RNA sequence: AGCCCUGUAGCUUGGUGGUUAGAUCACUCGCCUCACAAGCGAGAAACCUGGGUUCAAUUCCCGGCAGGGUGA
Repeated sequence: AGCCCUGUAGCUUGGUGGUUAGAUCACUCGCCUCACAAGCGAGAAACCUGGGUUCAAUUCCCGGCAGGGUGA
C1' cells in the first nucleotide's frame, strides 16, 4: 500500500429514517452547613467532514480526514 473497526457535550458513552438526541462524571448557579465535603434542585454544553439517496439523514450509501488494529 491493502483489509477491518471506530468517530455523538470537557471525559466515558446510550440511541434512533421523522417525537425536545438521553445518561454518568466533570463545570456553573441555588438550597443545606459556622465552613468544607456529601446530598438535593436547576442550568450550559454534542452527532468528524464533503457529496448522494429520500418528502425528511445524526442514522443508509460513497469519498475524505483523524484514531486504532491487522499486515509482507